The prediction has a mean pLDDT of 86. c-di-GMP-I riboswitch aptamer from a Gemmatimonadaceae bacterium, 93 nucleotides, folded computationally. It was read from a public genome assembly, where an Rfam model found it. Lineage of the source: Bacteria > Pseudomonadati > Gemmatimonadota > Gemmatimonadia > Gemmatimonadaceae. Of the family's consensus pairs, 100% are formed in the model.
[in-house]
RNA sequence: GAGUGACAAGGGCAAAGCCGUCGAAAGGCGGUGACGCAAAGCUACGAGGCUACAGCACGCGCACGUGCGUGUCACGCCAGUCGAGCCGUCGCG
Repeated sequence: GAGUGACAAGGGCAAAGCCGUCGAAAGGCGGUGACGCAAAGCUACGAGGCUACAGCACGCGCACGUGCGUGUCACGCCAGUCGAGCCGUCGCG
């Protein structure tokens, strides 16, 4: 030290569900819980996905204050979808 593995030693993370909490939602965080993970560590840079409060468009209603419905939209989110970048434990090598 490319690579390869996680059998050894010491360990790490934690899907769904449930509870609490923040959020309009997606989703986040904490607890519980383990489906899995050798980067399931970090970064929304590329692809992709999710959501749509507000805005915009259209329609309907109205007590004329605005309300409702549909569509659209990321400035919100996903790193446990893939790629990329950064960093990293142990064995073999």